Small-subunit ribosomal RNA, 3' major domain from an uncultured bacterium, 467 nucleotides, folded computationally. The full RNA is in RNAcentral, with records from ENA and SILVA. Its mean pLDDT, the model's own confidence on a scale to 100, is 86. Rfam family: Bacterial small subunit ribosomal RNA.
Context: one part of a larger RNA
């Protein structure tokens, strides 16, 4: 000077408390450990690994294993020599890679050409090792309020001061004081979005009034909604109380919004030899007829068990059946597909429109109105299994998703313990997208319905300042 203390003082945070809903028990999905295996590729491991890298493992991916074949190589550059094609189609053998046969077959600025193949040599190649050799990127403390510098002053010096103190703030935010005076990186603001209004423009959007229609369908209109631009608006600006005539704070007015309006992006100096050599780059080491590269099949999907994260439930605030209402974000030509027909259905056939405010995905669901079930392992719950089908795709056996019929397991609210959340939030309901041939209970978004509670800071956890 720091760090630490079951030392002290002050302060904050869903940290506790007050509440609401979960997890821990069941079934299933998914990740991990373990054990297994020819292989179950590799990495991530307290918080900060475990629905993580992976926004999607049937082949491919794929890095792993078995077997088959290659050695200037699947890929790059260069040189020398040789050849005229290479690629592609067909046939035969083969699991295929590949091998053999056959068909077809170069370009022009005519040169030491281009291009391709073969041979030879330099070399290629490595998802091999080291993240404790590194760059870059990222997590975390933490969106916590801190971290420093110049000059001056003090101290022999390490250093101190400033940055401490009195108030105040979300904030080292601001005010006052002060051997300090200033400054930088952070805070805040500037950026995006949302909430109100004005204005401009009205097509593919909208429809009040006038006609018209099954229908904003058509004429017409720019008022309204909405869209896209440009502005206004919030600043403790105004009033009152408190405060030191300060910063600020409490209350009020006006206002769509009030004291940072809500949300996002934004992450200081640094910590953890934190993570990543498997995104990429890269030093060194290692392999070079193999640790490279090609192919077939298998594996990453296995299963006495243990843990994490989810989904579905255990029912009546519910299940089933019928009728009926209201979204937003998005996506679409290798695509989205209306409509009609067939099928109980998944889906199939024909096919309009749309490169999209035009057409389609697209009937939102919970809700509401009726009917029924009457507390039971049930008309709850749907695992598991059988049969028959559908779709994608060379190909669904290992190992995809969906449909119908049948089957109808555990489960009656979950021990110790533990998690999330303070408002359009929790809870609950559906919808869209990326990846993607196909495959989501995951992820990223969107809207609908919409609570309870916060006395307080003694205690648990983490953090800040002074001592």
């Nucleotide at each position: 000077u720091g760090a630490c203390g079951g030392g002290g003082g002050c302060c904050c945070g869903c940290a506790c408390a007050a509440g609401c809903g979960g997890c821990g028990g069941a079934g299933c999905a998914u990740g991990u450990g373990g054990a297994u295996u020819a292989a179950u590729u590799c990495g991530a491991u307290g918080c900060a690994a475990c629905g993580c890298g992976a926004a999607g493992a049937a082949c491919c991916u794929u890095a792993c294993c078995u077997g088959g074949g290659c050695u200037u190589g699947a890929c790059a550059u260069a040189u020398a020599c040789a050849a005229g094609a290479c690629a592609g189609g067909c046939g035969u053998a083969g699991a295929g890679a590949u091998a053999c046969g056959u068909c077809c077959u170069c370009c022009c600025u005519u040169g030491u050409g281009g291009u391709u193949u073969g041979u030879a040599u330099a070399c290629a190649g490595g998802u091999g090792g080291u993240g404790c050799a590194u760059g870059g990127u990222u997590g975390u403390c933490g969106u916590c309020a801190g971290c420093u510098c110049g000059u001056g002053u003090c101290g022999u010096g390490a250093g101190a001061u400033g940055u401490u103190g009195g108030g105040u703030u979300a904030a080292g935010u601001c005010c006052c004081g002060c051997a300090a005076c200033g400054a930088g990186c952070g805070c805040a603001a500037c950026c995006c979005u949302u909430g109100u209004c004005u204005u401009a423009u009205g097509u593919u959007g909208c429809c009040a009034g006038c006609a018209u229609u099954u229908g904003g369908u058509u004429g017409g209109g720019g008022a309204c909604u909405c869209a896209u631009g440009a502005g206004a608006g919030a600043c403790u600006g105004c009033c009152g109380g408190g405060g030191c005539c300060a910063a600020c704070u409490c209350g009020g007015a006006g206002g769509a919004a009030g004291g940072u309006g809500g949300g996002g992006a934004u992450g200081a100096c640094g910590u953890c030899a934190a993570a990543u050599c498997a995104u990429c780059a890269u030093g060194c080491c290692c392999c070079u007829u193999a640790u490279g590269a090609c192919c077939u099949g298998g594996g990453c999907u296995a299963c006495a068990c243990a843990c994490g994260u989810g989904c579905u439930a255990c029912a009546a605030u519910g299940g089933u059946u019928g009728g009926u209402a209201c979204a937003a974000c998005g996506a679409g030509u290798c695509g989205c597909a209306a409509g009609c027909c067939g099928g109980u259905g998944a889906c199939g056939g024909c096919a309009a429109g749309c490169u999209a405010a035009u057409c389609u995905c697209u009937u939102a669901a919970a809700g509401c109105c009726a009917a029924u079930c009457u507390c039971a392992g049930u008309u709850c719950g749907g695992a598991u299994u059988g049969u028959a089908g559908g779709c994608u795709g060379c190909a669904a056996c290992u190992c995809g998703c969906c449909u119908a019929c049948a089957u109808g397991a555990a489960g009656u609210c979950g021990g110790a313990a533990u998690c999330g959340c303070u408002a359009g939030u929790a809870a609950u309901c559906g919808c869209g997208g990326a990846u993607c041939a196909g495959c989501a209970c995951g992820c990223c978004g969107c809207g609908g319905u919409g609570a309870a509670u916060a006395c307080g800071u003694u205690c648990c956890c983490g953090g800040g300042c002074c001592u």